Predicted 3D model of a 115-nucleotide RNA (Guanidine-I riboswitch aptamer) from an uncultured Gammaproteobacteria bacterium. Its mean pLDDT, the model's own confidence on a scale to 100, is 83. The sequence was found by an Rfam model in a public genome assembly. Its Rfam family is "Guanidine-I riboswitch aptamer". Rfam's curators write: This family represents a conserved RNA structure found upstream of the ykkC and yxkD genes in Bacillus subtilis and related genes in other bacteria.
[in-house]
RNA sequence: UCCAAUUGCGUCUAGGGUUCCGAUCCCGCCCAUCGCGGCGCGGAUGCCUGGUCCGAGAGAUGCAGAUCCCGCGCCUUCAGUGCGGGAUACACGGCGGGAUAAAAGCCCGGGAGAG
Numbered sequence: 001u002c003c004a005a006u007u008g009c010g011u012c013u014a015g016g017g018u019u020c021c022g023a024u025c026c027c028g029c030c031c032a033u034c035g036c037g038g039c040g041c042g043g044a045u046g047c048c049u050g051g052u053c054c055g056a057g058a059g060a061u062g063c064a065g066a067u068c069c070c071g072c073g074c075c076u077u078c079a080g081u082g083c084g085g086g087a088u089a090c091a092c093g094g095c096g097g098g099a100u101a102a103a104a105g106c107c108c109g110g111g112a113g114a115g
Base pairs, nucleotide, nucleotide: 007064008063009062010061011060012059015054016053020051021050022048023045024044025043026042027040028039029038030037066088067087068086069085070084071083072082073081074080090110092113096108097107098106
């Protein structure tokens, strides 16, 4: 310098915003209760704790898959194949852009860059 590989999915969390729900405020109407009341296919608000929702390569966990090593079988041998056990490390990281209702540790991206 070049090539190849470092898998996929589920559950959850850090985190995220505001489509829906709720909440709060305002507006209109209603009440035999006058209140922390009820109704609205009304409005606004996420520096509204929340429910729904999104959600990590460098977070957790589980399942499956893949590769390698060892053992025991099948097979005359090679090649292959079954079962069991083990291993699969490390990982600092923008700006900017994209999707979705919107945003994010999501995607671009184990990127650019740095060491």